[in-house]
Predicted 3D model of a 320-nucleotide part of an RNA (large-subunit ribosomal RNA, domain IV) from a Puniceicoccales bacterium.

Context: one part of a larger RNA
RNA sequence: ACCUCCUCAAGGAACUCGACAAAUUGACCCCGUAUCUUCGGUAUAAGGGGUGCCUUGAGUCAAAUCUGGGCCGCAGUGAAGAGGCCCUUCCGACUGUUUAUCAAAAACACAGCUCUCUGCAAACACGCAAGUGGACGUAUAGGGAGUGACUUGUGACCAAUGCGGAAAGGUGAAAGCUGGUGCUUAACGGUACUGGUCUAAGCCCCCGUGAAUGUCGGCCGUAACUAUAACGGUCCUAAGGUAGCGAAAUUCCUUGUCGGGUAAGUUCCGACCUGCACGAAUCAAGUAACGAGAAGGGCAUUGUCUCGAGGAGGAGCUCA
Numbered sequence: 001a002c003c004u005c006c007u008c009a010a011g012g013a014a015c016u017c018g019a020c021a022a023a024u025u026g027a028c029c030c031c032g033u034a035u036c037u038u039c040g041g042u043a044u045a046a047g048g049g050g051u052g053c054c055u056u057g058a059g060u061c062a063a064a065u066c067u068g069g070g071c072c073g074c075a076g077u078g079a080a081g082a083g084g085c086c087c088u089u090c091c092g093a094c095u096g097u098u099u100a101u102c103a104a105a106a107a108c109a110c111a112g113c114u115c116u117c118u119g120c121a122a123a124c125a126c127g128c129a130a131g132u133g134g135a136c137g138u139a140u141a142g143g144g145a146g147u148g149a150c151u152u153g154u155g156a157c158c159a160a161u162g163c164g165g166a167a168a169g170g171u172g173a174a175a176g177c178u179g180g181u182g183c184u185u186a187a188c189g190g191u192a193c194u195g196g197u198c199u200a201a202g203c204c205c206c207c208g209u210g211a212a213u214g215u216c217g218g219c220c221g222u223a224a225c226u227a228u229a230a231c232g233g234u235c236c237u238a239a240g241g242u243a244g245c246g247a248a249a250u251u252c253c254u255u256g257u258c259g260g261g262u263a264a265g266u267u268c269c270g271a272c273c274u275g276c277a278c279g280a281a282u283c284a285a286g287u288a289a290c291g292a293g294a295a296g297g298g299c300a301u302u303g304u305c306u307c308g309a310g311g312a313g314g315a316g317c318u319c320a
Stems, first nucleotide, its partner, number of pairs: 002314007010306002014304001019301001027051005036041001038149001052071004057066002072076001084299007091291002096108002112147007124133003150286004155216003160213002162209004169204003176197009217235005244278001245275001256272005
């Protein structure tokens, strides 16, 4: 020097990507408990006080427990075991599940919501079939798809793609029917080529459909300072992004600008809106509770550090 532990003056996160690690807290009784809230919770919130032994009295069947007095120690849940706490934001509602062996999560699932198929010998799935599951179920049932508690909502576009419908029309293969020409045959017929007619699905055409796949503009001018543009013009489109949110897990420029917190803040919180490139079930915006999730701040506490020191047991050496 290494491994596992123990202790430390003064300071107390100055360490570091980050309080990682360690320390703090810890049991029981009493007092007390904000904000928010889906009224259940949050909550052991937070924050305080007490705890041994002897004894009077009360109490009891006996205890527990209470009351008063006293005693000892540095220390009385006398050893061990036994939450650190708070504030703000993001994501996911929650309990659950997952990469056996680098990822436990914001991923998956979930209850709830919606669409769609299915009338039972169901749809769908497995199988060549027989048959089986679905289901000894029957639309309050079963299959498929998306979303994902709850609250408030869920805008425009059916032009493209998909799906559904459809009496007509166009197109439309073979077969059928029916012509023409060549070769062949005595004939029937055969064969090759070339027309017509008729015609299923499909496609075209038409209609519908977005919690189907998806999509949701540009330029110019205008108000009595300036700036801006409620307003007007024009081009294009199937229609031009509504509500809400917004430098966001989304913002390139960007450490945007302003405010807050700090002595100092590329992070964080609150605003603004110029949204490179949010946006409404590939859901939008909120949200109590929950989280070994992510980010920021504070209190307490500490060898993380200033800055190191001391100690214990191992291992290290020899033999087996």
The source organism's lineage runs through Bacteria, Pseudomonadati, Verrucomicrobiota, Opitutia and Puniceicoccales.
The sequence was found in a public genome assembly.
It matches the Rfam family "Bacterial large subunit ribosomal RNA". Gene Ontology terms of the family: ribosome and structural constituent of ribosome.